[in-house]
RNA sequence: AGAGUUUGAUCCUGGCUCAGAACGAACGCUGGCGGCGUGCUUAACACAUGCAAGUCGGAUGCGAACGGGUCCUUCGGGACGUGAGUAGCAUGGCAGACGGGUGAGGAACACGUACCUGACCUGACUCAUUCAGGGGGAUAGUCCUGCGAAAGUGGGGGUAAUACCGCAUACGCUUGGAGCCUUGCGGGGUUCGAAGGAAAGUUGGCCUCUGCGGGCAUGCUGACGGAGUGAGAGGGGGGUGCGGCCUAUUAGUUAGUUGGUGCGGUAAUGGCGUACCAAGGCGACGAUGGGUAGCUGGUCUGAGAGGAUGAUCAGCCACACUGGGACUGAGACACGGCCCAGACUCCUACGGGAGGCAGCAGUGGGGAAUUUUGCGCAAUGGGCGCAAGCCUGACGCAGCAACGCCGCGUGAGUGAGGACGCCUUUCGAGGUGUAAAACUCUGUGAGGCGGGACGAAACGUGCUCCGUGAAGAGCGGAGUGAGGUGACGGUACCGUCAGAGCAAGCCCCGGCUAACUCCGUGCCAGCAGCCGCGGUAAGACGGAGGGGGCGAGCGUUGUUCGGAAUUACUGGGCGUAAAGCGCGCGUAGGCGGCCUGGAAAGUGUGAAGUGAAAGCCCUCGGCUUAACCGGGGAAGGGCUUCGCAAACUGGCGGGCUAGAGUGCCGGAGGGGGAGGCGGAAUUCCUGGUGGAGCGGUGAAAUGCGUAGAGAUCAGGAAGAACGUCGGUGGCGAAGGCGGCCUCCUGGACGGACACUGACGCUGAGGCGCGACAGCGUGGGGAGCGAACGGGAUUAGAUACCCCGGUAGUCCACGCCGUAAACGAUGGGCACUAGGUGUGGGGCCGAUGAGAGGGUCCGUGCCGGAGCUAACGCAGUAAGUGCCCCGCCUGGGGAGUACGGUCGCAAGGCUGAAACUCAAAGGAAUUGACGGGGGCCCGCACAAGCGGUGGAGCAUGUGGUUUAAUUCGACGCAACGCGCAGAACCUUACCUGGGCUUGACAUGUCCUGGGUGAGCGGUGAAAGCCGUUUUUUCCGAGAAGGACCGGGACACAGGUGCUGCAUGGCUGUCGUCAGCUCGUGUCGUGAGAUGUUGGGUUAAGUCCCGCAACGAGCGCAACCCUUGCCCGUAGUUGCCAACACGUGGUGGUGGGGACUCUACGGGGACUGCCGGUGUGAAGCUGGAGGAAGGUGGGGAUGACGUCAAGUCCUCAUGGCCCUUACGCCCAGGGCUACACACGUGCUACAAUGGGGAGGACAGCGGGAGGCGACCUUGCGAGGGGGAGCAAAUCCCGAAACCUCUUCUCAGUUCGGAUUGGAGUCUGCAACUUGACUCCAUGAAGGUGGAAUCGCUAGUAAUCGCGGAUCAGCAUGCCGCGGUGAAUACGUUCCCGGGCCUUGUACACACCGCCCGUCACACCACGAAAGUUGCGUGUACCCGAAGUCGCUGGGCCAACUGGCUGAGGUCAGAGGCAGGUGCCGAAGGUAUGCGGAGCGAUUGGGGUGAAGUCGUAACAAGGUA
Repeated sequence: AGAGUUUGAUCCUGGCUCAGAACGAACGCUGGCGGCGUGCUUAACACAUGCAAGUCGGAUGCGAACGGGUCCUUCGGGACGUGAGUAGCAUGGCAGACGGGUGAGGAACACGUACCUGACCUGACUCAUUCAGGGGGAUAGUCCUGCGAAAGUGGGGGUAAUACCGCAUACGCUUGGAGCCUUGCGGGGUUCGAAGGAAAGUUGGCCUCUGCGGGCAUGCUGACGGAGUGAGAGGGGGGUGCGGCCUAUUAGUUAGUUGGUGCGGUAAUGGCGUACCAAGGCGACGAUGGGUAGCUGGUCUGAGAGGAUGAUCAGCCACACUGGGACUGAGACACGGCCCAGACUCCUACGGGAGGCAGCAGUGGGGAAUUUUGCGCAAUGGGCGCAAGCCUGACGCAGCAACGCCGCGUGAGUGAGGACGCCUUUCGAGGUGUAAAACUCUGUGAGGCGGGACGAAACGUGCUCCGUGAAGAGCGGAGUGAGGUGACGGUACCGUCAGAGCAAGCCCCGGCUAACUCCGUGCCAGCAGCCGCGGUAAGACGGAGGGGGCGAGCGUUGUUCGGAAUUACUGGGCGUAAAGCGCGCGUAGGCGGCCUGGAAAGUGUGAAGUGAAAGCCCUCGGCUUAACCGGGGAAGGGCUUCGCAAACUGGCGGGCUAGAGUGCCGGAGGGGGAGGCGGAAUUCCUGGUGGAGCGGUGAAAUGCGUAGAGAUCAGGAAGAACGUCGGUGGCGAAGGCGGCCUCCUGGACGGACACUGACGCUGAGGCGCGACAGCGUGGGGAGCGAACGGGAUUAGAUACCCCGGUAGUCCACGCCGUAAACGAUGGGCACUAGGUGUGGGGCCGAUGAGAGGGUCCGUGCCGGAGCUAACGCAGUAAGUGCCCCGCCUGGGGAGUACGGUCGCAAGGCUGAAACUCAAAGGAAUUGACGGGGGCCCGCACAAGCGGUGGAGCAUGUGGUUUAAUUCGACGCAACGCGCAGAACCUUACCUGGGCUUGACAUGUCCUGGGUGAGCGGUGAAAGCCGUUUUUUCCGAGAAGGACCGGGACACAGGUGCUGCAUGGCUGUCGUCAGCUCGUGUCGUGAGAUGUUGGGUUAAGUCCCGCAACGAGCGCAACCCUUGCCCGUAGUUGCCAACACGUGGUGGUGGGGACUCUACGGGGACUGCCGGUGUGAAGCUGGAGGAAGGUGGGGAUGACGUCAAGUCCUCAUGGCCCUUACGCCCAGGGCUACACACGUGCUACAAUGGGGAGGACAGCGGGAGGCGACCUUGCGAGGGGGAGCAAAUCCCGAAACCUCUUCUCAGUUCGGAUUGGAGUCUGCAACUUGACUCCAUGAAGGUGGAAUCGCUAGUAAUCGCGGAUCAGCAUGCCGCGGUGAAUACGUUCCCGGGCCUUGUACACACCGCCCGUCACACCACGAAAGUUGCGUGUACCCGAAGUCGCUGGGCCAACUGGCUGAGGUCAGAGGCAGGUGCCGAAGGUAUGCGGAGCGAUUGGGGUGAAGUCGUAACAAGGUA
C1' cells in the first nucleotide's frame, strides 16, 4: 500500500466482498508448564443457608450459669467461695450518610470543562482563644403482675449516667437599633448600648499547693473527653457560559405558566410554596412531543481528521422489591433504619405476624455464555476504643476457566545418492527424507529427595535523652537492645537424583492468498467470504500422499474501526452515470465596493491559572526476561484571566462614485390585457344546372346517392384558425406569444448629461405565475376528435387502415399544479486566443440606400488553450475563481405503503421499511445483426432449355417389424453417403455348437514329442476322441537351436464406450477476397491508422491520394491438360510420291512429306493503333493472329467458423470385458414391409416405336485375362481357337443417314408384374445373383403446392470404357458423338464482399425481452374486531406523613399563687386525640399515542424447462 467482482474487450461511475487490528466473548477440534490480569454483556428475574457494621466497662445501671472447690444435708438438695464484675440485658456516645453493589431510571446543569456564590452549610481533624459554677426531676434494663401461638405488649414498684431539664456566667455568638471606615453592596472591619443563648465528666500518677492529715482527697498534675467563639483544611449545597444522541412522517408550546409585591419555607438564592396584580415565557440557531442512553477520564480503530465504545481501574450521578412519606442526624429522605400502600414469598393456634443478595459466596431461572456456599485480618484501608484490642466477604490471598497478554518446553549434534512403510510414476524412477533407525550429548518443565525466603512495620517491654510537670511520678516524643506478629505456605527461590525418558495440534492448498497430485463421486453427495465449483479424467466435493500457515493453540461465528475519498472538515459530486426546485418576486439568514477615524468583539502574540490520579509517549529502575509493576519527565484539543498589536473580518462615526438605481432623448419587438374589424378555406342550409355514381384503400367494404349524391353556379348561416411575409429572425422569468386597427400596460436596449450614494448578490420558509389533459357552473360547437358503433386486416385484432361519432378542443368565471416544464446544464460578478453569420441601437468616414472600420446589447455556427470517463463544452463554458441556494449517495421493492397536508374529484406535495439481487449504470471499441442506407459480385433472381414433385421400378433413409433386421452419417454441408460389388466369406448383428496363453506378437520356466506321410470314429462344421509309421539342422553322442503339442506366468485380443479427452484426414462458408504482422503515429484504454478515400479489377488487381512506411499468409503467376506453329525422333503409328502384291486391306519394299505419337521449343505481353481516363491504373474499339485481354479446363483452398464428420480406415489418452464384450464354426440376418422422404432409371410416345440397309469416336482394359475366326443354339450361351503382357492382337459405338411400316389408340407407346423354360458364375443362387427365350402386358396420356441443374462445345441427347468384381451397376469415375436457347437488367428471393448507420444483441436475431394468468414459498400494506402497554383531562375515594387549626383528654422537672408541706390550683410547654390542606396506590368517565394478533383482501419479491400473446431493443416491422 491494495485486491476480486458488471464487459467479447475498454475506460468511468457504483455497490458488494476480501486481506488488517481489536474483544468481558461464545462454539468446534486439540491441550504440557509458569507469571500477570480478567470472568452474568441476558431476567434492576426470584432467592434456601452462612457471613458482609459495629464498638466503647476509661460515660452508666444491673449482672448470671455450666463446671470444678469447701461446708451442710432429711440424700431430694442447700449454702459459701470460685467461675466473674466474665457472658449477657439495658441506658448513653460515636459509627451505621463511609466502604461494597448495580445501571433500572434519567436527554437533565445528570455529566464534562471554565467560572460565580456579596445567596450558603460543614460532625470528626488542626490551630488560636475563653469557659466548665450550682441544682433538679425522670426512665430503660430489672423485679411483681397481666395479654398473646408468635412477633410483641399493658399495668405497678425501685434505679444510674458524658441520658434529660431549669438557674448562673459569657466572647458582637445570634437577633434587632445607632454611628464610622471600606467595597464588586444580602460583603468585610470597627464603636456604643438592648435582648437571647453554654457545658460533663472519666481515668493514670503525685503530694508542690489546699483539706483531712497515716495516707487519702473534692487538692496538684497528666491523658481522654465537654461548651462558646474565630480561623484552617477537607467535604458538600446552589447558580451560570460552553460542550457531547436520533426523529419535523413531532410545529407550535406553556396556567405556577413568565414577571412583580407581600408572606411562608430552607443552611441558602429562587414561582421552592402561597395570596394578590400584570400578561407574559419558550420556539425553525428546532420549542413541545416521541425514541434511545448512566456521563467522563479513558478504551478500540485510524497516517490524521474522524468513527465506534463507556467491562475491569478512577471521578461524578442515579438506584436499593415497586410507589409514596417523613423521622433521627453535621450529613439521609437513608442497600443490610422507620411508617403507609401494592405485588410476591414464608410462618400462623386464622386472631395476626415476618421478609427484601443491584454486599461476598451460593441456588433456581433466563441464556451461546461468565467461577468457590474457600483462607486470613499477616499487609493496606476503615469504624469504635486512652489503649490492648474487637469488627471489617473493603482488602490481602488461594481455588475454578487457554478468557486475554507475556515467557518457556515438547530435545540437540552427527547420520545413506537415501532402509521399511505409504504416495506418485512416462515403470526409468520420484516424494516423504537427515526425517527415522543408529551413535554421541544436554537436562528447561513435569517427577523424587533436601534446604528455604522478602513481604514485619507496628506493638508491648528494658535502657538513654528531650518535652510537660513541684516531681526522678505519670504521659508524650526520639534513639537503642532483646522479645514478638504471615492467610498466602513449606509457596517463590536454591541444591541434588534419575532420565530423551512424560508433553502437538489446528486450519488451509481454484483466484483474491502462501501451498498439488492420485483415487472416489458424476449438477448426486456436497463446498462457498466474493467471483464461483460439481452433469465420467474435479488442483474448488470426500479420502489419501505431499505441501503452506500459525502453534498450546488453531479455526468458526458475532461485534467495532479500518481499507471506504462509499457522507468527502481534512477529502466527493450533480449536460449524458444517482443528483439543478418548471419559472419568478421576496422574508430570515449567508456573503458583500473605495478612502478615513476611533474602539478592540473576532484574530494574532506574550504571560498566568486550569486541564485529578491512572492510562498513552519518553526515560530510569524492580521481578532471571517479558507481560506486569515502581520513580521521574513530557504532552494535552479546550476553557478562564491579564497585558500588547490593529493588517484583515465584524461593530460605530465621517467621506467617495467605479456596483446598484433615478431623471431626459430615441428607436426595435408574435411581451401582456381589452374592444372592434377582415379575407381565404371547411361544413351546413336554400335555389339553379345535371344524371350515376361518389367516397375510400395496399386491395376492399361499411358509408353517401335516382326521395337526384358527387361535380358545378348563385345566395345565405355558423364556428374555429390566421396562408404568403416567416428566417438556426424577434419578445418574454418560465409556461408561452403570429391576420388588421384602436385603447390600457410591463420589460429590455442605445445615447448624452445630471442626480442618489453601497441603496448590492443570493435566497430556507412564504407568495405569485405556470403547456396539455382533467374538474365545476354557464355559454358555444364549423372542422378535428378519446370513448363508442360499423367496415376491413388478422390465427386472433378490444390496434395500426377506412366510414361515422360523444365528451373535449373555443368563450366567461373558478379549480387543478403536473411534463423529456430539456440546453436533461440554478442564480450573480469577474477574468481567459481567434474566425464567421444574424437581430436592435449609436459612432467614425463618405455624394451615397452603401462598402469599410470601430462600439454596446442580443442570438447562432466553427474552433485554440483549458476541462472532461469519454462523448463533448469551449467569452451564451461543461475553462479559471469568489458568493448564495437546491439536490445526490448501488439496483429492485417505490415515487409505493403508512401518517400529515393541499384538492370537488382525478390526484399533487412530503416520503419509508421488510424483503431481494451482484449487480444496475455512463461513454466509447470490435464484431454480429436490422422487415437501415450506399456501392458491388455469384445460374442469386430475371431471360431461356431440360428436369424433380404424379406412375412403375432401382437405390438410400426414416418408421415399423424382427431372435437379429450390425454400426455410423441428420438443414444447406445425412439420405445411388462410408459400401469402387452383403448368396458363404465380407460381418462388426442374431440363434445354436465349441475353444481358453487363445486366430495373432514378444519373453521366461517346466514337460513331452520328433516334425514327414497318413488313417479311423463322431459331428452341420468347428471341434472332440483314437490310431499307424519313425523321416529334419548342428553334433560322434548327449546337450542344444529352430519347429509342434501339453502345463504355468507375464501377456495377447476387443468393429466394447468416450470424435465433448485427442492426432491425422475430410466436409463447409469459399477459389469468397480476404486475414494479419513489424516499426511509427493517434487514443487514458479496448482499439484505431496501415486495410479508409478517388478511380479500376475476376481479385486488398493495379494507380492516385493519405501518418504512415514496409512485410507475411491469401489473389495472380510458376505446374498439368487442351487449342496453333516449329524442331528432333519414326515403331507397333502414318502412306503423299515410287515399286511389288491381294478378292480386299500400309499387306510388302520403302518413305518422314502428312496425320499421329512424345520430348524440346515458339506463341499472347494490353506488345501495336484510335478513343477515353488524372499525361495514371485501366476501359473501349481496331489491326494482326490458331488463340486477346485470366484463351478453355484442371491441380492449388489464407486467418478462421461450425465442441461439423470420423475412436467402425489408421493412430491414440482414459474407462470397461478377460473360460468373455476375446476366438472358431454352422445356419440366419444386414435383402423384412401398412407406410413416409431423398437420389435415380424407364416411360407416358410420331422430333416417336418396329423392320431392313449404311457410316463415323475417344478414354481405357486384357494372362486364372482379352479372346479374333470357325462352329452350335431363336437367345443368354456352348464347343474349338489364331493372335496378344499389347500405338503391333482382342474388347461389334450409339444417336445419325437411307428405305419402309405403324396413324393417335393405353396403341406395333410403355415394359412393371406373373407363369413356364433356360444360360452363366460359384462348394452352394430357397431365403437372396445376373442374363436369355416364350407367354403375361400393370401403372402411366407431361404430373398440385413446391422445387433442381445449366451461360458453350455448356444444357440437352447418344452411346463407349474403367474401378470394385467368381458372379452381380439404372450407382460411381472417366471418354468421346450430335449439339442448342437465353441473359433487358439488378427492383425482388438466396448467399457473399466493402463503406456507413442504429442497437438494450456478444451462446451474437434460431439474439434479447415485456405483461397477464396458473403453481409454490417469503416479507409487507389494508381490514370487522380483539389483546395488553404508555399517556392527557375531569371527577370520586384517600393510607402514611409534614404543616396548620383545635382545646373539653393526659402530663415529673420550669414559673407563679395557696398550703395542712403530702400536695393543690393556674400558667408556660409537651403528649395523645380531633380536624383541614396537600397527598401514593385505587376507582369512574372520556380522549390521544404507539404495539401484538386478525377471517378476508391488495399489490410486491423469488422460483429448472408451465399458458397466452409480442409491447421494447435494428425504421423492432404503427419511430
Small-subunit ribosomal RNA from a metagenome, 1519 nucleotides, folded computationally. The RNAcentral record of the sequence draws on SILVA. Its Rfam family is "Bacterial small subunit ribosomal RNA". Rfam links the family to the GO terms structural constituent of ribosome and ribosome.